This is a predicted structure of a 71-nucleotide RNA (transfer RNA) from a Candidatus Woesearchaeota archaeon. The prediction has a mean pLDDT of 83. It matches the Rfam family "tRNA".

RNA sequence: GCGGCUGUGGUCUAGUGGUAUGAUGGGAGCUUCCCAAGCUCUAGAUCCGAGUUCGAUUCUCGGCAGCCGCA
Numbered sequence: 001g002c003g004g005c006u007g008u009g010g011u012c013u014a015g016u017g018g019u020a021u022g023a024u025g026g027g028a029g030c031u032u033c034c035c036a037a038g039c040u041c042u043a044g045a046u047c048c049g050a051g052u053u054c055g056a057u058u059c060u061c062g063g064c065a066g067c068c069g070c071a
Stems, first nucleotide, its partner, number of pairs: 001070007010024003018054001026042005047063005
């Protein structure tokens, strides 16, 4: 330099056009003599920009970052 893949809470992850799912971690409460475990509640995310669309995490284009391959 060229090609391919990936990008979602702190971390991991589901989601093929209609208010983004779960786990783990954080906070509060219940329970317990205490701790752990368990249960309930709660805050927290779509890499950036543009386009298509009534509507984009999803489709298209460009950019950025990471990984893989080729040279």